[in-house]
RNA sequence: UUUGAGAAUUUGAUCCUGGUUCAGGACGAAUGCUGGUGGCGUGCUUUAGGUAUGCAAGUCGAGCGGUCCCCUCUUUUUCUGUUUAACUGUAAAAUUUAAGUUGUUAGAUUCAAGAUUAACUUGGUUUAAUGACUUGUUGCUCAGAUUGAACAUAAAAAGAGGGGACAGCGGCAGACGGGUGAGUAAUACAUAGGAAUCUACCCCCCACAGGAAGAUAACUCCUCGAAAGAGGUGCUAAUACUCCAUAGUCUCGCAAGAGUAAAGGACUUAACUGUCCGGUGAGGGAGGAGCCUAUGUUCUAUCAGCUAGUUGGUAGGGUAAUGGCCUACCAAGGCUAUAACGGAUAACUGGACUGAGAGGUCGGCCAGUCACAGGGGCACUGAGAUACGGGCUCCACACCUACGGGUGGCAGCAACCAGGGAUAUUGCGCAAUGGACGAAAGUCUGACGCAGCGACGCCGCGUGGAGGAUGAAGGCCUUCGGGUUGUAAACUCCUUUUGCCAAGCUCUUCACGGCUUGGAGAAUAAGCCUCUACUAACUACGUGCCAGAAGUCUCGGUAAUACGUAGGAGGCAAGCAUUGUCCGGAUUUAUUGGGCGUAAAGAGUGUGUAGGCGCCCCUUUAAGUCGCAUUUUAAAUCCUAAGGCUCAACCUUAGAAUUGGAUGCGAUACUAUUGGGGUUGAAGAUUGUUCAGGGUACUGGAACAGCUGGUGUAGUGGUGAAAUACGUUGAUAUCAGCUGGAACACCAAAGGCGAAAGCAGGUACUUGGAAUCAUCUUGACGCUGAGACACGAAAGCUAGGGUAGCGAAACAGAUUAGAGACCUGUGUAGUCCUAGCUGUAAACAAUGGGCGCUAGCUAGGUCGCCUUUGGCGAUCUGGCGUAAGCUAACGCGUUAAGCGCCCCGCCUGGGGAGUACGGCCGCAAGGCUAAAACUCAAAGGAAUUGACGGGGACCCGCACAACCAGUGGAGCGUGUGGUUCAAUUCGAGACGAAGCGAAAAACCUCACCAGGGUUUGACAUACUAGCGUUCUAUUUCAAUGAAAGUUGAGAAAUGCGCAAGCAGGCUAGUACAGGUGCUGCAUGGCUGUCGUCAGCUCGUGCCGUGAGGUGUUCCCUUAAGUGGGGAAACGAGUGCAACCCCUAUUCAAUGUUAAAUAUUCAUUGAAGACGGUCCCGCCUUUGGCGGGAAGGAAGGAGGGGCGGACGUCAAGUCAGCAUGGCCCUUAUACCCUGGGCUACACACACCCUACAAUGGCGAAGAACAAUGGGUUUGCAACACCGCGAGGUGAAGCCAAUCCCUGAAAUUUCGCCUCAGUUCAGAUUGCAGGCUGCAAUUCGCCUGCAUGAAGUCGGAAUUGGUAGUAAUCGCGGAUCAGCAUGCCGCGGUGAAUGCGUUCUCGGGUCUUGUACACACCGCCCGUCAAGGCAGCAAAGUCGGUAGCUAUCGAAUCCC
Repeated sequence: UUUGAGAAUUUGAUCCUGGUUCAGGACGAAUGCUGGUGGCGUGCUUUAGGUAUGCAAGUCGAGCGGUCCCCUCUUUUUCUGUUUAACUGUAAAAUUUAAGUUGUUAGAUUCAAGAUUAACUUGGUUUAAUGACUUGUUGCUCAGAUUGAACAUAAAAAGAGGGGACAGCGGCAGACGGGUGAGUAAUACAUAGGAAUCUACCCCCCACAGGAAGAUAACUCCUCGAAAGAGGUGCUAAUACUCCAUAGUCUCGCAAGAGUAAAGGACUUAACUGUCCGGUGAGGGAGGAGCCUAUGUUCUAUCAGCUAGUUGGUAGGGUAAUGGCCUACCAAGGCUAUAACGGAUAACUGGACUGAGAGGUCGGCCAGUCACAGGGGCACUGAGAUACGGGCUCCACACCUACGGGUGGCAGCAACCAGGGAUAUUGCGCAAUGGACGAAAGUCUGACGCAGCGACGCCGCGUGGAGGAUGAAGGCCUUCGGGUUGUAAACUCCUUUUGCCAAGCUCUUCACGGCUUGGAGAAUAAGCCUCUACUAACUACGUGCCAGAAGUCUCGGUAAUACGUAGGAGGCAAGCAUUGUCCGGAUUUAUUGGGCGUAAAGAGUGUGUAGGCGCCCCUUUAAGUCGCAUUUUAAAUCCUAAGGCUCAACCUUAGAAUUGGAUGCGAUACUAUUGGGGUUGAAGAUUGUUCAGGGUACUGGAACAGCUGGUGUAGUGGUGAAAUACGUUGAUAUCAGCUGGAACACCAAAGGCGAAAGCAGGUACUUGGAAUCAUCUUGACGCUGAGACACGAAAGCUAGGGUAGCGAAACAGAUUAGAGACCUGUGUAGUCCUAGCUGUAAACAAUGGGCGCUAGCUAGGUCGCCUUUGGCGAUCUGGCGUAAGCUAACGCGUUAAGCGCCCCGCCUGGGGAGUACGGCCGCAAGGCUAAAACUCAAAGGAAUUGACGGGGACCCGCACAACCAGUGGAGCGUGUGGUUCAAUUCGAGACGAAGCGAAAAACCUCACCAGGGUUUGACAUACUAGCGUUCUAUUUCAAUGAAAGUUGAGAAAUGCGCAAGCAGGCUAGUACAGGUGCUGCAUGGCUGUCGUCAGCUCGUGCCGUGAGGUGUUCCCUUAAGUGGGGAAACGAGUGCAACCCCUAUUCAAUGUUAAAUAUUCAUUGAAGACGGUCCCGCCUUUGGCGGGAAGGAAGGAGGGGCGGACGUCAAGUCAGCAUGGCCCUUAUACCCUGGGCUACACACACCCUACAAUGGCGAAGAACAAUGGGUUUGCAACACCGCGAGGUGAAGCCAAUCCCUGAAAUUUCGCCUCAGUUCAGAUUGCAGGCUGCAAUUCGCCUGCAUGAAGUCGGAAUUGGUAGUAAUCGCGGAUCAGCAUGCCGCGGUGAAUGCGUUCUCGGGUCUUGUACACACCGCCCGUCAAGGCAGCAAAGUCGGUAGCUAUCGAAUCCC
C1' cells in the first nucleotide's frame, strides 16, 4: 500500500446451538411484458440423430506424348471489292440561252355599274417587279448480262512457327486449414527432465550429374454390361520406370575389403557459352514428429485382494527407434490400505466466474494438446496417415436397378427434417491476412474478410433545453378548510444528436464501408418491476379464510399500507422482471478458521502392529528449511502505464506478474541423519508392610424349606379391607433329629482392590498388580495407537447337572367402568454349577489416553521419617471454594470443563433411521458396518417470569368443623328454560343470569302481532316564495268513522322596542328529520367479579452477556408490603390504616311546636382510648405477643357505613345516555283501535304459607316502639251508616303542633287434646266494595260457603359468630289502582367455635414442568377413507459388464 458489513425466522421474553431463507456478482441461457439508434462481441448446452441441393483441394504445358481452338510466315487455287481506259445509254441531277402561257404584289388611267352630292366599293384596260409551267439547245455526272490492266480482302490445301484450353502419364499438395467432444481416470493432459530415433518443403556447406535399353496410359479398333465399369488387339512420350559406369565423405566391417546415385527444363548466344529453376550423394541448422522417466490430475471400501505375456532373464524377430512390442526357453515372480482390482462420471490445459484471501465451481467463445469422422476391423501409398470430403471388408441405414448388380457417408459452410424451454442466411468477395501449386502471370481457398438475422451480452447516445403560478382543467384523497399529481402541462423563446432528404470527397487494386457539407422539422422514439418486515417506496375503493398472494416469517374470517383496481410513491431503464445453474454471504467441513459434561458428537475396557510424535550434551551429512544466481513458466487473458477509434466497450504497444518446476552455489539455529557420551523419562534388582484383584480345593454357622417323631387345638395366612389358599386325614405354634440348595448378618466405612465389567463367611495352594523407603543396574528402551487380538453386567441360546428361596410366562383371588397392571395365593423357564456361544446396557463422571504448568481449606486409606493427642514427605480416595482462568448458562476449578504439547475416536438441522439393501459375524435371538426417496421450518441446550401440580412449608376467610334456622318434598307467588302462538318484543347464562334491567305490563308504557291511516313527517335547524285582525294559529259545532283522521260551518286572537326592526305563527318547496334497526368482537361512560384479598409498581444504585433479579426475599409480628431487626440497597408512589358519616359516654351553648318547670329530645361545638398505667409469662429484650388487674360509658381497630390498587374475564350494557361504521327512507319512520308480553304437558331458581300444642281459636283488659309519609286530585281525627271491604259528613294539618298510627310477638283467662284436626289454607261458587274512559282476556279487597296437597321432606345444598341467627310487627319508594318483591325501622332475643387433617377460595416462599390462547394445557398409539414416496415380491422387459464354446470377412504371416 491492498484487503473482510449483515438481516429475517424456534420463545411469553432471553442467551446459545443449529438449520432454512434473503440482500451481491455471473451466464453460450430460456420465459413474460415492452422496444428508438450505433459500435464491439456472441448464437444447437438436446439426438456423436438422419440428410434433398449447391459449394468447401487443387495446381503445374517452363516434366511428357497428344486433342481442340486461335494467330503469323511460305506456296497454290478460288471468291469478292477498289482504281483506271474504252463502248453504250431509254434513267436521274445540275446548268446556259430564247420564245410562249399564267399566278401574286404595287402603280397609273379612263370607261361601266351601285349608292345620297363629295368620298367610297366592285368590274374592265395598261405598266413594272417576281414566281410557276411548256417547248428548243449544250455538255458533266451516272448506269450497263460489255472489254483490258493494277491493287486489296477472304476462303481452301500443304509446310513452318507462336498462343490458349483440355482428358491422360508424371511431380508436388490432398497428414495443413475447417468441425465435433462420442470415447478416454491414463497408450491422455499439465509441469520438469531424458536418450535409443526419423524428418518432404526451407537455410548453410562439400561433391556429382557419363552412357544405354525396354515398356505403358492417352489414342485407334473390337468385345461384355441397364448402369457403374471391365477386358482384349495395335501404336507412342517423359523430370515415369530399368540397367551399366563412377563412390572422398556415407553404410557394414577390427582391418582387408564389400555395397549404394542422379533428370532434365526454360531463356540467351551466329556458335562456344551464360543465367535461372530443378536432380543425386554426404554433413550441419531450424521447425516438426515418435519414444522414455518423475510429479500432479473427480467420486466410491455397501469394490479388498488383482495378475500366466502376468514379473524378470537369455536368444532371436520386429521397428525410424528403446522395450514382452512379438516368439522360444528358463525362473516364479509383479501390484496392493501412501488404495491395487472393480464400478460411476468426465476430453485435459492456458484460463473463466466468484471470493478479503485461502478456496469453491466451471472448461462455451479465443489459444495449446489429445481423440474421433455412420458403428467395428484392416492395411496400402507416402517424409509424414492406420488418412473427415483416399482404399478394402463386416454391420446398420438410405438411394438407383433391366433384379444380374451398383452407389453413399455435412461432428466442413449454408440449408432441411426430427428432438427440445432454446440457438441465425441454401448471402457477397478473394480487395486484405494466411495456405496449396507454379519460374511467373495466375488458379484454387464456405480458412478468412465482410454483409444478413436475434436487445443474447457489454458499452455509448437519444426520446429535447431555458423560462413559465390563478399553483389552470381533469384525476385521487379529504378533518370539506384543503392537500397531491405539479413547473408537470398549456404558453413563450431556443436547439437539431438520432432518424429523413440532397450533393460532393475518399478507401493505391477493392467485397463491405467511411468522411464532409447543406436542408426541413420538437419533430421519429418509454417501459418494466415493486411499495407489511427483511427492503427504498401509502392512501382510497372492492372482496370477506372467498377470490387470491407468498423468497422467508406469513397475509385474507366486514374498517386488508400483504389479495384485485385506482391515485400517488420508490427502483432500474431500451430494457425490466421471473425461472434455472454456480460462487458468495456460510467460520454451515473450520489449513487460514469449528467442535464433542448437559445442544449432534469420547469407541464398554485393555494389550498391541503399521503410522504419527518424542529427554540432555558433542559431532557428521545437508534431505526438510532458509538465501543468492541461472533457466523455464507459449501467446492471449488479469494488473499498471501510454496510445488509437469523438468517449466507452473494443483494440495496440511497453512493463509488471505468472505465488510453480528444474539446475548450480552457499547457510546449519530447528526437524531429520551418522557417530559418541549422559541420566532426569521408562524399566529392572533387593527387604518389609497393605489390599472383597483372579483361579482351584476344602470347610463353617445363622436363616429357610422339606421329611420323621413328640406336645397341642381351631384356626392359620394375607390385606387399605378382603378373598383365593392351608387346616379336624390335626394346620399355625412349639421341641428334638435328619436332609437339601442358595446367599454370607455384625466387622462395614465418605473404606480397599481391579483396565473395565466387577469383587465380601473362613482356610490352604497358586497367580497378577499397585503404593511406599533406600541403594544399585540398563541407558530413551518412551507416549498414542488405524486395522488386529483379548476381556466384557444382566437377559438370552446349546449340552449335561442342580433346584431351598425368589420368580418372567401361566392359573386363581381381589381392585376397577374394564384391569391382559399395581395388591394377594400358587407357580414353569430362569436364577446356581460345568463346558461353549452371544458381545450388548443411562457399559455414566453422559467427561479418550499421556506429559508439564497454574492460590488454598478440609476428611479418610496405605507406606516412610520425626521433636508422636501431632507434624512432614510420597501416593490413592473424597468434600468445599467469586484465587486466577474457562463456560451459552448450569457449572468446572491440581481427580479441570483452566493454560499448552502429542496421538487416537467421533459430530455437521429434525423426522425417515441406527431403518432398508449389500457384506461380515452368530445355532437362533440378533449384532457390526450403513444409505436414499419423501417430509418439516424448525428440532434442541441452559437459564428467566408466570401459570399449573391427586409437590412441599407457612398463613388467612362462616372455608371446613361445632351450633342454630333453613332450601331440596307440598300448595301458592314471581322469574327463567322449553313448548305453543298472528305475537307470546328484547336483553341477562357457573360462581358473577333466573322477585335480574322492571322503585309497579288492564289502555298508555311498547320495542311484538292483526288491521286502519300519514309522507318535509309526532320533533330540530336553515334557505326561498307567499300570508298574517276580511285571512290564519287556536277553538266550538255538525256529518262520517272503532279511533286516528277526513270534510263542512261558526267564534276568535301575538310579545318586546320611541323607532328602525327583532322574536314568534301558517302554507308550499328544498336541504333534512326519524329509527328500542345491526355490530358491547369498532367505542366512551357506567357496572359486575377475583376482593376490602394485600398486594401492584417506580427512580437511582448494585448483580447478571441477557430475559431479568435485588428493593418486595429472611427472622419476629400484624387484620394489613402493619411495624421492628438484619440484609446492596436507599428512597418514593398507589393500595392498607387514618381523615368523613351514623352510633355508644360526658360536658357546654342554644331551642321551637308547652301556661310553666325538669328529664327525654333536637341542633351546634368540645372531651374521651393511646397497649396509656400496674403484675406475671415468653421471645432476638429497642420492641412485640399472651394472661390478669385498676380506672373507665367504652379496652385492645368499641360497633356499623363510605371508601375497591396494578390488572383479569374481547365479562355485561349500542334497549338508560353518548358515539364510529353499516342498513331503512310512501318505510325498519309516525299516528290509532284491538290483541300480546299474563299462553301451559313439563324442568329449574328465589320467596311466601304451612304441616301444628314453645301451637290454633276466642275474649279481655293490661303494656311497650322506631324509621318514615302527607295540599294540582294529600294525610284525615271525630260522628253516623254498613257484619265487612267501604260510604257520607267533617275538625285539624303546608306538619317535633294535626293525621297516617289500634304496633305485633308478649301478658292474663277460657276452649281445643294429637286428628289431615277448631292444623293448613289452595281451589271453586255466590254476593259485594274500591280505583279508573275501561277491571272479559288481565287488578286489589270484603262477607258467606267450599276445604286440595301437606304429618318436617332422597341425593345434595344455603345463611349466620351477637344485639348476630331466629322470630314479631311497622314505614317508604314506584303508584289512579295493584307488593309474598325491594329499601328501611324498631320489639323479643339465643346456641356453638376442640381446632386447621380434610372441602372451597385467597396470600407468601420453595420445588418440578415437554404448559405460555398457560392443565378446560400439552400430547401418544391403533383404526376409517383417499393421496405421495420408499422397501420386499411370483414374474416380465431393457441396458451394461464378464466367462465358455462354435462359426467367421477384409487384412497380416506361412

Record summary:
RNAcentral holds the sequence, with entries from ENA and SILVA. The RNA shown here (small-subunit ribosomal RNA) has 1454 nucleotides and comes from Candidatus Levybacteria bacterium RIFCSPHIGHO2_01_FULL_36_15. The organism belongs to Candidatus Levyibacteriota, within Bacteria. Its Rfam family is "Bacterial small subunit ribosomal RNA". The prediction has a mean pLDDT of 81.